[in-house]
Molecule: Bacterial RNase P class A
Organism: Paracoccaceae bacterium
RNA sequence: GCGGAAAACCGGAUAGCUGCAUGAUUGUAUCAUGAGGAAAGUCCGGACUCCACAAAGCAUGGUGCCGGGUAACUCCCGGCUGGGGUAACCCAAGGGACAGCGCCACAGAGAAUAGACCGCCAAAUGAUCUUUCGGGUUAUAAGGCAAGGGUGAAACGGAGGUGUAAGAGACCCCCACGUUUUUGGCAACAAAAAUGGUAAGGCAAGCCCCACCAGGAGCAAUGCCAAGUAGAACUGUAGGCCAGUUUGGCAAGGGUGCUUUGACCUUACAGUGUGGUAGGCAGCAAAAAAUGAAGGGUAACCUUUGUUUUAGAUGAAUGGCUAUCGAAGAGUGUCAACUCGGAACAGAAUCCGGCUUACAGGUUUUCCGCGAUU
Numbered sequence: 001g002c003g004g005a006a007a008a009c010c011g012g013a014u015a016g017c018u019g020c021a022u023g024a025u026u027g028u029a030u031c032a033u034g035a036g037g038a039a040a041g042u043c044c045g046g047a048c049u050c051c052a053c054a055a056a057g058c059a060u061g062g063u064g065c066c067g068g069g070u071a072a073c074u075c076c077c078g079g080c081u082g083g084g085g086u087a088a089c090c091c092a093a094g095g096g097a098c099a100g101c102g103c104c105a106c107a108g109a110g111a112a113u114a115g116a117c118c119g120c121c122a123a124a125u126g127a128u129c130u131u132u133c134g135g136g137u138u139a140u141a142a143g144g145c146a147a148g149g150g151u152g153a154a155a156c157g158g159a160g161g162u163g164u165a166a167g168a169g170a171c172c173c174c175c176a177c178g179u180u181u182u183u184g185g186c187a188a189c190a191a192a193a194a195u196g197g198u199a200a201g202g203c204a205a206g207c208c209c210c211a212c213c214a215g216g217a218g219c220a221a222u223g224c225c226a227a228g229u230a231g232a233a234c235u236g237u238a239g240g241c242c243a244g245u246u247u248g249g250c251a252a253g254g255g256u257g258c259u260u261u262g263a264c265c266u267u268a269c270a271g272u273g274u275g276g277u278a279g280g281c282a283g284c285a286a287a288a289a290a291u292g293a294a295g296g297g298u299a300a301c302c303u304u305u306g307u308u309u310u311a312g313a314u315g316a317a318u319g320g321c322u323a324u325c326g327a328a329g330a331g332u333g334u335c336a337a338c339u340c341g342g343a344a345c346a347g348a349a350u351c352c353g354g355c356u357u358a359c360a361g362g363u364u365u366u367c368c369g370c371g372a373u374u
Stems, first nucleotide, its partner, number of pairs: 001370010012325007020034006036345001040356002043354005048218004053262006060214005065079005080094001081092004095209002100207002102203003117149002119145003125139005157175002160172003176198001177196008222282004233272006240250004252266003289308008329340004
């Protein structure tokens, strides 16, 4: 200098005038604050509210290597294993294929109790050559082989050698794989040694099996006030039995996945049609909040301490105008400088922790590779 990888920040600023919302003050006008890094998606997890009290089982759904963090999580951090990359780094669909079922099209001989298309060897027989009748060549191919080639996403361990008529874990060495032991590590796992010829394909993001977790609905939750119709409206089911002074027991019914058991309650459930209300207040923002310092930890994060108070609307406020500055970029110019230009994705609605997606351009830091110079 060029190319690449990871992380963080900005993504407009200042002043004046004016408009809006909330809050505070007091006395009608001042002061303070006012939409993001994703507010988006509604994908996870909770706080909070209601049902509703608990246990067990089932269904349904989710997660899936080990350890740690957190209120919790399918999130984050650190490792292990596998894959990609020269590397820095990135990705993961990370339990089980010998519990069972299912699928692997087409091509191909054959796709998991495999298989002979092209091939390799070759008995018997025929022909022919030849000095020894041994043998060679050729036609044929009973039989043997699965090592070579081909097909395919994938072909029943890999490369080398022995051996064989030709071959083959048939045998040998190494690798791979299984089992056992030792060492290191909390562990996932790694390494070493011994032993065994050892094959059992792939797909579970196919159903499934195993382990663990989960009650449901949601701020349109929920609560209060006011007003008003229209009420014991109509239909159906159960509303019972025993003892009995009160009352107790059994049965029946009830409740936000289903069933059972216990506890609690005593009226409950299903349906038909008509009518009223649509208003106001609360929930509503101080939060598992943000941030400085010190300490602990590889880190995520935790502890102690200081500082700050940072939207709360409800057809929905958070704006408009003027002036100056202003990134990238473009033009003129030898340079200096001048002129133009004006920065993307995008707007809170109960709140918080994450994940995912969108994003013009710029700045900073660290690391990897290549080249050159000293």